Predicted 3D model of a 355-nucleotide part of an RNA (large-subunit ribosomal RNA, domain IV) from a termite gut metagenome. The prediction has a mean pLDDT of 90. Rfam family: Bacterial large subunit ribosomal RNA.

[in-house]
Context: one part of a larger RNA
RNA sequence: CCCGGGAGAAGGAACUCGGCAAAAUGGCCCCGUAACUUAGGGAAAAGGGGCGCCCUCCGUCGUGAGCGGGAACACCGCGGAGCGAUGGGGGGCCGCAGUGAAAUGGCAGGAGCGACUGUUUACCAAAAACACAGGGCCAUGCGAACCAGCAAUGGGAAGUAUAUGGUCUGACACGUGCCCGGUGCCGGAAGGUUAACGGGAGGCGUCAGGGGGCAACCCCGAAGCGGCGAACCGAAGCCCCGGUAAACGGCGGCCGUAACUAUAACGGUCCUAAGGUAGCGAAAUUCCUUGUCGGGUAAGUUCCGACCUGCACGAAUCGUGUAACGACUCCUGCGCUGUCUCCUCCCGAGACUCA
Numbered sequence: 001c002c003c004g005g006g007a008g009a010a011g012g013a014a015c016u017c018g019g020c021a022a023a024a025u026g027g028c029c030c031c032g033u034a035a036c037u038u039a040g041g042g043a044a045a046a047g048g049g050g051c052g053c054c055c056u057c058c059g060u061c062g063u064g065a066g067c068g069g070g071a072a073c074a075c076c077g078c079g080g081a082g083c084g085a086u087g088g089g090g091g092g093c094c095g096c097a098g099u100g101a102a103a104u105g106g107c108a109g110g111a112g113c114g115a116c117u118g119u120u121u122a123c124c125a126a127a128a129a130c131a132c133a134g135g136g137c138c139a140u141g142c143g144a145a146c147c148a149g150c151a152a153u154g155g156g157a158a159g160u161a162u163a164u165g166g167u168c169u170g171a172c173a174c175g176u177g178c179c180c181g182g183u184g185c186c187g188g189a190a191g192g193u194u195a196a197c198g199g200g201a202g203g204c205g206u207c208a209g210g211g212g213g214c215a216a217c218c219c220c221g222a223a224g225c226g227g228c229g230a231a232c233c234g235a236a237g238c239c240c241c242g243g244u245a246a247a248c249g250g251c252g253g254c255c256g257u258a259a260c261u262a263u264a265a266c267g268g269u270c271c272u273a274a275g276g277u278a279g280c281g282a283a284a285u286u287c288c289u290u291g292u293c294g295g296g297u298a299a300g301u302u303c304c305g306a307c308c309u310g311c312a313c314g315a316a317u318c319g320u321g322u323a324a325c326g327a328c329u330c331c332u333g334c335g336c337u338g339u340c341u342c343c344u345c346c347c348g349a350g351a352c353u354c355a
Base pairs, nucleotide, nucleotide: 001350003348004347005346006345007344008343010341011340014339019336027051028050029049030048031047036041038171052093053092054091055090056089057088058087059086060085061084062083063082066078067077068076069075094098106334107333108332109331110330111329112328113326114325118130119129134169135168136167137166138165139164140163146155147154148153172321173320174319175318177251178250179249182248183247184244185243186242187241188240191239192238193237198232202228204226205225206224209220210219211218212217252270253269254268255267256266279313280310291307292306293305294304295303
């Protein structure tokens, strides 16, 4: 020096990202317990008191010696000793200390998130992530939808719409506004467009034959064969017409105006599918920002309450609340301490030196 322990004057979080770690609390009985609340809870809230041993008295519970009747070791009646357990009253004794060791909650207040018990990154994350009851939407009439498989077949389900699958939300309370122009989905089928197929107008190749040429070859060219191929016919889809947002999503700008000023209930104008309602708001969201005001501190970029100028909240990618719950996150107080001021000593195990 390192590791595991023990003790510490005065102070008591000044340590530190942060009370991390340690200390403290601790059992049983009694008294007594707030806000809030979903009336269950919160609660072991908080905060107090008692606790050993000896003697004695009283009570309760268990067991039941013994006595009497009887023929009886059946049975019936009386009876309460002793022993065991436990509660209470009184008196006394000792120590610093009586849950004498060990095991054995620190508490309170405020806020964020998630309702809750649960689940998770086996080996750096346990969480505000996942799940969850509850809510909605969509699909599915049964050889169901959907899933696995080329198929047979199997799951769904030996189920049948109070069922099953998919998806979003996530207890509960109060709510969940406007936009269907785009994208998706659903419905529609008149019109436009549209594939293969059908259809063959009309070309083309080859060629019997005919014509020209001394010849090579050139021109015309029936049938057949072959190859192109226009009209026309041709579904779904797309275009089109509607619906649909707890479908994907979206939810404006500029200018002016009131008899102090400021502000703008009001007006004008441009654009849009429609211009953000309720509620919340410097927020797990606020850049400017340590916004401003209030609270708490001697002093507070954090915290709490407000304000609203929301860079860039906002309503099931849910909004706002919420008792209870949380090895979650932030702030504060009390208790307590070697975390610290500021270190010291002791016990043990190492490192280190020598053998």